[in-house]
Context: one part of a larger RNA
């Protein structure tokens, strides 16, 4: 000495389930596979190394011995790992009583608003901009009322508020439905963790078939701007956006920070609970589990910052980096109707 790393410098897999494997509580026995000690056996000479000795010294030679960490038996040990067999309740899962929630899927329903249709009044403009024009309008616009139809979103409450594994969930009611906390400590008895392959979810655009289409608005066109203006403004407008089956399977999918468990001064907030004190009752005050969030000890860190939701102290598993360009690009593979995913170089260059 036997790598060192991923919040911003390369590098956490988008995210769950789960399979092999890796890795695993607290006790008694038991065997003894691994481990330990020892005994025999074997471990070619030669070489390397010690110690002598021979050539006048050296090199070389030549003797002895050490070493040869390894093998394969035999003994014996029983602490740890591994196996058999018992037993615990603290992990971890069930039961019961609560409670909070935009968790999910589907169906009904409702109001503003907006757009169009028809009718009322009404009579020249309206809209749009920096300015304007394109554009609507005397066939009656914009205004304003009445009915009427449509299709999308759901003001206010609404909150560094709440669920969910992420993507992601907001009007209201009802069906079904997934999860989570809190008390009780009633049951089981280690049933756990992580997780290569796999399989399942996964925004928005985007495809394929049917449907709908109010407003928005890629493309397109038309006005402008300007030296041009294939832009930004304005006036139209199609795909799209909505549903419904299915495909894609990618985002700054970000907390740019995988999952799990323990352990390490505290302050204060909100959100779901539970218990207590004050003669009873409520609030508020204490305690306490559990989820979200600010600030901040000590540590850490290059700094910024982190900081019981650690990026602090450990432990287990997975994933991933390896100077920049070349480049997520060629080939080849594999999935995809296609778009294009996924796996992924090298030459060359700096």
């Nucleotide at each position: 000495c036997u790598g060192g790393g991923c919040u911003u410098a390369a590098a956490g897999g988008g995210u769950g389930c789960g399979u092999a494997g890796g890795c695993u509580g607290c006790g008694c026995g038991g065997a003894a596979a691994g481990u330990u000690g020892g005994g025999u056996g074997u471990g070619a000479a030669a070489g390397c190394c010690c110690u002598c000795a021979g050539c006048u010294c050296a090199a070389c030679u030549g003797a002895g011995g050490a070493a040869u960490u390894g093998c394969a038996u035999c003994c014996a040990a029983a602490a740890c790992u591994g196996c058999c067999g018992u037993g615990c309740u603290u992990g971890a899962g069930g039961g019961a009583g609560a409670c909070a929630g935009a968790g999910g899927u589907g169906a009904g329903c409702g109001g503003a608003a907006c757009u169009c249709a028809a009718g009322g009044u009404g009579g020249a403009g309206c809209g749009g901009u920096g300015a304007a024009a394109u554009g609507c309008g005397u066939u009656g616009a914009u205004a304003u009322c009445u009915u009427g139809a449509g299709g999308a979103a759901c003001a206010c409450c609404g909150g560094u508020g709440g669920c969910g594994a992420a993507g992601g969930c907001g009007g209201c009611u009802c069906a079904c439905u997934g999860g989570g906390u809190c008390u009780c400590u009633u049951c089981u008895g280690a049933c756990g963790c992580u997780g290569a392959g796999g399989c399942a979810c996964g925004a928005a655009a985007g495809c394929u078939a049917a449907g709908g289409u109010a407003g928005c608005a890629a493309a397109c066109g038309g006005g402008a701007u300007u030296a041009g203006a294939u832009a930004c403004c304005c006036c139209g407008g199609u795909a799209g956006u909505c549903u419904u089956a299915g495909c894609u399977g990618u985002a700054a999918a970000c907390g740019a920070u995988g999952a799990g468990c323990a352990c390490u001064u505290g302050a204060u907030u909100g959100g779901a609970g539970g218990g207590u004190c004050c003669u009873c009752c409520a609030u508020a005050g204490c305690c306490u589990u559990c989820c979200a969030g600010u600030c901040g000890u000590a540590g850490c860190g290059a700094a910024a910052g982190u900081g019981u939701u650690a990026a602090g102290u450990g432990c287990u598993c997975c994933g991933c980096c390896u100077g920049g360009g070349g480049a997520g690009u060629a080939u080849g593979g594999u999935c995809g109707c296609a778009a294009g995913g996924c796996u992924g170089a090298a030459a060359c260059u700096c």
Small-subunit ribosomal RNA, central domain from a Pirellulales bacterium, 350 nucleotides, folded computationally. It matches the Rfam family "Bacterial small subunit ribosomal RNA". Rfam links the family to the GO terms structural constituent of ribosome and ribosome. The coordinates come from a structure-prediction model, not an experiment, and the mean pLDDT is 88. The RNAcentral record of the full RNA draws on ENA and SILVA.